[in-house]
Context: one part of a larger RNA
Molecule: small-subunit ribosomal RNA, 5' domain
Organism: uncultured bacterium
């Protein structure tokens, strides 16, 4: 000198753009963060109507509206947050094959007969609750079975296995939306290798499922991945084992560059979800806002028992030098469900708080004395502050007030927002700090002080004339900032 996700000091006008818990992966009060489909299904609270009866208390036919729940489907493995762990095939980077892929595309073929059941509901009935029990009706795109099977799937081969589901629109044919088998595709993923990828030898040996084989099993899949059984292997001085640190890349920051420091925002990738286990469903988890189990906290509880997981977004407490609002809206992007209206989206787009950075502009322009006053110095004669003010002409950016008003949204929709923008008023009017001034390094005098008080990056200053303390005048430098501290080159 340059940087920062900074923080602390004194100041602080305005806008645009970003960025904002680096610490306790500490503990969390309350709201919201994932729902959707009635065009798969069965029932229907409520309301609102018609018709009959009527002891005027109701009863029953029957049209419509459909609301909480149930049953089935899909999504909930995405989206969004941490950075614990992790020195690994974990990232990277170049490759390999023994694999799987819902939705989505392309092609083929098919979508036939039949059963039994269960939610909800009704009754009874346990518990203080959470939540069940026991009977009994009931549907389907739920669940079973046969049937065919071109292709598929086992088998060297005869021959064997092996499926489906409807909904809806229409007058009607038929268009749609679905189902199933199956080939292809395209994204996605899962294994597998070479090569790189921190420090410690004051860690020299380490290894029994260890290394290998065969047989079985397991998996979408190859494999000691699991078993039994056979051999004795496999790794390490090119650094194994241990121990410390650490999420890795793209990138940033630095530097002529080599390098060296870094992994906040944003992007890929990996791991994680109270802490440990562990599987279940599913195309997909070994599943942040799913389920068992242990274990600490927390809570209610009729003491029998039972709830709970912000490393989503705000926001509490605590730690700490330090990090925001318990906002607006789905209008755009994109994501989910739906045939679609539409529905859900603290993803996102906005908005608010912070000079936290980063750019940009504003605090006035012009005139205007041998030079006011007033302050400081002074050899007392001046000097300086200083064209600086005053006065005089102008000017209106920003900011303040009135009025108009957006793109963004190819048709409807705007949250931003009466924002931006443009128009007009009024008036220099509302807008300057901070550090320095021995010397390095750019800026000098007076006064106080007297090895005191105090400065101080290094050298060093202060012990009676101190350009180094303190103040004051001038001055230097930078500016809405300046200076300090801290880290990194």
């Nucleotide at each position: 000198g340059a940087a920062c996700g900074a923080a602390c000091g004194c100041u602080g006008g305005c806008g645009g753009c970003g960025u904002g818990c680096u610490u306790a992966a500490c503990a969390c009060a309350u709201g919201c963060a994932a729902g959707u489909c009635g065009a798969a299904c069965g029932g229907g609270a409520u309301c609102c109507g018609g018709g009959g009866c009527u002891u005027c208390g109701g009863c029953u036919c029957u049209g419509g509206u459909g609301a909480g729940a149930g049953u089935g489907g899909c999504g909930a493995a995405c989206g969004g947050g941490u950075g614990a762990g992790u020195a690994a095939c974990g990232c990277g980077u170049a490759g390999g094959g023994a694999c799987c892929u819902g939705c989505c595309c392309g092609g083929u073929g098919g979508u036939u007969c039949g059963g039994a059941a269960u939610a909800a509901c009704u009754g009874c009935u346990g518990g203080a609750a959470a939540c069940g029990g026991c009977a009994g009706c009931u549907a389907a795109u739920a669940c079973c079975g046969g049937a065919u099977g071109a292709g598929c799937c086992c088998g060297c081969g005869a021959g064997g296995g092996g499926a489906a589901a409807g909904c809806g629109c229409u007058a009607g044919g038929g268009a749609g939306c679905g189902c199933c088998a199956u080939c292809g595709g395209a994204g996605g993923g899962g294994c597998c290798u070479g090569c790189g990828u921190c420090c410690g030898a004051u860690u020299a040996g380490c290894u029994a499922g260890u290394u290998g084989g065969u047989g079985g099993g397991g998996u979408a899949a190859c494999g000691g991945c699991c078993u039994a059984c056979c051999a004795a292997g496999g790794c390490g001085g090119u650094g194994a084992u241990c121990g410390g640190u650490a999420g890795c890349u793209g990138g940033u920051c630095u530097g002529a560059g080599a390098g060296g420091a870094u992994g906040a925002u944003c992007a890929g990738c990996c791991a994680c979800a109270c802490u440990g286990g562990g599987a279940c469903u599913g195309c997909g988890a070994c599943a942040c806002g799913g389920c068992c189990c242990a274990g600490a906290c927390u809570c209610c509880u009729a003491c029998g028992g039972g709830a709970g997981g912000c490393a989503g977004c705000a926001g509490u407490g605590g730690g700490g030098a330090a990090u925001a609002u318990u906002g607006g809206a789905c209008a755009a992007u994109g994501g989910g469900g739906g045939c679609a209206a539409c529905c859900c989206u603290g993803a996102u787009c906005c908005a608010g708080c912070a000079a936290c950075g980063c750019c940009g502009c504003g605090u006035g322009g012009g005139u205007g004395a041998c030079g006011a006053a007033g302050g400081c110095c002074u050899u007392a004669g001046g000097g300086u502050u200083g064209u600086a003010a005053a006065g005089c002409c102008c000017u209106u950016u920003c900011g303040g007030c009135g009025g108009g008003g957006a793109c963004g949204a190819u048709g409807a929709u705007g949250a931003c927002g009466g924002u931006a923008c443009c128009c007009g008023c009024a008036g220099a009017a509302g807008a300057a700090g901070c550090c320095c001034c021995g010397g390095c390094u750019a800026a000098c005098u007076c006064c106080g002080u007297g090895c005191c008080a105090g400065c101080a990056g290094c050298c060093g200053c202060g012990g009676u004339a101190a350009u180094a303390c303190g103040g004051a005048g001038g001055g230097g430098g930078c500016a809405a900032g300046c200076g300090u501290u801290g880290u990194u080159c």